[in-house]
Molecule: transfer RNA
Organism: Candidatus Woesebacteria bacterium GW2011_GWF1_31_35
RNA sequence: GCGGGUAUGGUUCAAUGGUAGAACAAGAGAUUUCCAAUCUUUUAAUGCGGGUUCGAUUCCCGCUACCCGCU
Numbered sequence: 001g002c003g004g005g006u007a008u009g010g011u012u013c014a015a016u017g018g019u020a021g022a023a024c025a026a027g028a029g030a031u032u033u034c035c036a037a038u039c040u041u042u043u044a045a046u047g048c049g050g051g052u053u054c055g056a057u058u059c060c061c062g063c064u065a066c067c068c069g070c071u
Base pairs, nucleotide, nucleotide: 001070002069003068004067005066006065007064010024011023012022013021018054026042027041028040029039030038047063048062049061050060051059
């Protein structure tokens, strides 16, 4: 330099154009003499910039970061 892939709560992963979800973690509460475990509840996310569309996590283009391959 060229090609390919990935980017979603604090973490690990879903969601193939129509209200962004689960588990774990964190906060609060219940239970318990206390802790642990269990139950209930709350907070919190689509890497960035454009485009297409009535509507974009999803489709297209560019950028950034990381991973793989070629030279």